[in-house]
Predicted 3D model of a 350-nucleotide part of an RNA (small-subunit ribosomal RNA, central domain) from an uncultured Bacilli bacterium. Model confidence (mean pLDDT): 88 of 100. It matches the Rfam family "Bacterial small subunit ribosomal RNA". Its family is annotated with ribosome and structural constituent of ribosome in the Gene Ontology.
Context: one part of a larger RNA
RNA sequence: CUGGGCGUAAAGGGUGCGUAGGCGGUUUUCUAAGUGGAAGGUGAAAUCUCUCGGCUCAACCGGGUGACUGCCUUUCAGACUGGAGAGCUAGAGUGCGGGAGAGGAAAGUGGAAUUCCCGGUGUAGCGGUGAAAUGCGUAGAUAUCGGGAGGAACACCAGUGGCGAAGGCGGCUUUCUGGACCGUAACUGACGCUGAGGCACGAAAGCUGGGGGAGCAAACAGGAUUAGAUACCCUGGUAGUCCCAGCCGUAAACGAUGAGUGCUAGGUGUAGGAGGUAUCGACCCCUCCUGUGCCGGAGUUAACGCAAUAAGCACUCCGCCUGGGGAGUACGGCCGCAAGGUUGAAACUC
Numbered sequence: 001c002u003g004g005g006c007g008u009a010a011a012g013g014g015u016g017c018g019u020a021g022g023c024g025g026u027u028u029u030c031u032a033a034g035u036g037g038a039a040g041g042u043g044a045a046a047u048c049u050c051u052c053g054g055c056u057c058a059a060c061c062g063g064g065u066g067a068c069u070g071c072c073u074u075u076c077a078g079a080c081u082g083g084a085g086a087g088c089u090a091g092a093g094u095g096c097g098g099g100a101g102a103g104g105a106a107a108g109u110g111g112a113a114u115u116c117c118c119g120g121u122g123u124a125g126c127g128g129u130g131a132a133a134u135g136c137g138u139a140g141a142u143a144u145c146g147g148g149a150g151g152a153a154c155a156c157c158a159g160u161g162g163c164g165a166a167g168g169c170g171g172c173u174u175u176c177u178g179g180a181c182c183g184u185a186a187c188u189g190a191c192g193c194u195g196a197g198g199c200a201c202g203a204a205a206g207c208u209g210g211g212g213g214a215g216c217a218a219a220c221a222g223g224a225u226u227a228g229a230u231a232c233c234c235u236g237g238u239a240g241u242c243c244c245a246g247c248c249g250u251a252a253a254c255g256a257u258g259a260g261u262g263c264u265a266g267g268u269g270u271a272g273g274a275g276g277u278a279u280c281g282a283c284c285c286c287u288c289c290u291g292u293g294c295c296g297g298a299g300u301u302a303a304c305g306c307a308a309u310a311a312g313c314a315c316u317c318c319g320c321c322u323g324g325g326g327a328g329u330a331c332g333g334c335c336g337c338a339a340g341g342u343u344g345a346a347a348c349u350c
Base pairs, nucleotide, nucleotide: 004321005320006319007304008303012318014201015200016199017198021194022193023192025088026087027086028085029084030083031082033081034080035077036076037075038074039073040072041071042070048066050064051063052062053061054060091191092188093187094186095184096183097182098181103177104176105175106174107173108172109171110154115149116148117147118146119145120144121143125136126135162169163168206247207246208245209244210243211242215241216240220236221235222234223233258317259316260315261314262313263312266295267294268293269292270291271290272289273288274287275286276285299306300305323350324349325348332343333342334341335340
């Protein structure tokens, strides 16, 4: 290089935007770079193929033939790819008319609950466990009523419901703002797909500075348990969890399934929308589009399973894999305040 693969065996990049590049709808005209035909030239000899011959055979040597799959020139073709021009509307986008949504950002605001403080009632216990103890309480706790403070999270609604590219998003209101969907067919006229690098986003934990701190809670302390108990259980409790600004850039970042397009039996839920039928009207019923589930046929798969949301049938582009350990380690580079991240071996060994 060819080849085979990537749900679970090694293997889909965490996700998007997008540069180069690769690939690209339909009609027609021109062109002739690719492509194909023909002719000519060249492709040294040796080597190689086939064949004939010479050393008694063979190796070896000689003659002939083919081949040297290539390159160049001229000429012809014009289907396909490319290039140039002119069109088209089925891809893509815009407009117009609609409705849905925890999509994002900021500001404000509400009630329940926990804790703490003040006051009232009230008295000896409370709390906790398998059982206890540490702990709290006569300096009046727990319980209960009233008032206040503060922080964090939003019960019911809630749903294999919705939205988002992924991470993720859930009280309510307002402002700003992104995307998708349905209907229409007025406009643009291939403007598309993918995407090495690059850029941006990216749970939790962690880091820097400043604030905040109710509950929870690594570390830590104590009480238990136990042979021990650096744990599981209990009483406490600091970082942290929260906010602002800036880093970090990881994950079982999972559907362990890259993105796009087309095609290939059905059945049944559910969410958003449209049309039809029906009706006084709303339902019901039928059809279509988009999303999200379950079941299932062909097909596929090593099997499990997947099965129009494919892991089926094809095409385009990217990423990745190539026995286990050593090792996601070492060294070097880049990034980071650090923690570390990323790129990523070998010896040796089975």